SAM riboswitch aptamer (S box leader) from uncultured Flavisolibacter sp., 113 nucleotides, folded computationally.
RNAcentral holds the sequence, with entries from MGnify.
Taxonomically the source falls in Flavisolibacter (Bacteria, Bacteroidota, Chitinophagia, Chitinophagaceae).
RNA sequence: CUUAUCAAGAAAGGCUGAGGGAUAUGGCCCUUUGACGCCUUGACAACCUGCACAUCGCUUUACGCGGUGAUGUAAGGUGCCACUUCCAUCUCGCCUUUGGCGAGACAGAUAAG
Numbered sequence: 001c002u003u004a005u006c007a008a009g010a011a012a013g014g015c016u017g018a019g020g021g022a023u024a025u026g027g028c029c030c031u032u033u034g035a036c037g038c039c040u041u042g043a044c045a046a047c048c049u050g051c052a053c054a055u056c057g058c059u060u061u062a063c064g065c066g067g068u069g070a071u072g073u074a075a076g077g078u079g080c081c082a083c084u085u086c087c088a089u090c091u092c093g094c095c096u097u098u099g100g101c102g103a104g105a106c107a108g109a110u111a112a113g
Stems, first nucleotide, its partner, number of pairs: 001113006011041005019030003024089004042081001044079001047077002049074004053069006059062001085107001090104006
């Protein structure tokens, strides 16, 4: 940079000790009943991957190779385990218009390339 996904899911122990929920502002929340972070263990999860199955194609017609999957299965590679990516911000649309709802953009996270 490209593509896909982001409303589901899943906590205990030890260490540490004051901030934390990416950044800015506002809101809302978590937090000395110890958050955040680190380590260990345990879970969650099918993006990659393995196997099976289904289906399609190719050929040397072998249970051979390859493609595909609203399928099943397995935690090997990643990831993840408060709050929708916690919510809003910019644009557009709708409505019963101090506001609400929906769609998109931007930004971000993760995976694969």